[in-house]
RNA sequence: ACGAUAAAAGCCAACCCGGUGAAAGCCGGGGGGGCAAAGCUACGGGUCUAAAACUGUUUCAGUUAUGAUCGCCGAGCCGUCGA
Numbered sequence: 001a002c003g004a005u006a007a008a009a010g011c012c013a014a015c016c017c018g019g020u021g022a023a024a025g026c027c028g029g030g031g032g033g034g035c036a037a038a039g040c041u042a043c044g045g046g047u048c049u050a051a052a053a054c055u056g057u058u059u060c061a062g063u064u065a066u067g068a069u070c071g072c073c074g075a076g077c078c079g080u081c082g083a
Base pairs, nucleotide, nucleotide: 002082003081010035011034015030016029017028018027019026020025039077040076041075043074044073045072046069047068048067053063054062055061056060
């Protein structure tokens, strides 16, 4: 550098239950479609949400991340095995 229908170990989507949060989401349990970085860092881009704030034609709508996602992509760091 590459990645087997190898071996050993690990993570874990949808969905369900409980908790948490304004929400997106996150945490725990079940579950197992998948994953060789589906390990870590929100650094760049993307995407999701919009509590607070601001605006408006104010029972509402719009804008906005300071919220979230590394299982969207890129980058950085670290790392198991060996046909």
A computed fold for an 83-nucleotide RNA from a soil metagenome, annotated as c-di-GMP-I riboswitch aptamer. The model forms 100% of the base pairs in the Rfam consensus. Model confidence (mean pLDDT): 89 of 100. Rfam family: c-di-GMP-I riboswitch aptamer. Rfam's curators write: GEMM was predicted in a large-scale screen for bacterial structured RNA regulatory elements. RNAcentral holds the sequence, with entries from MGnify.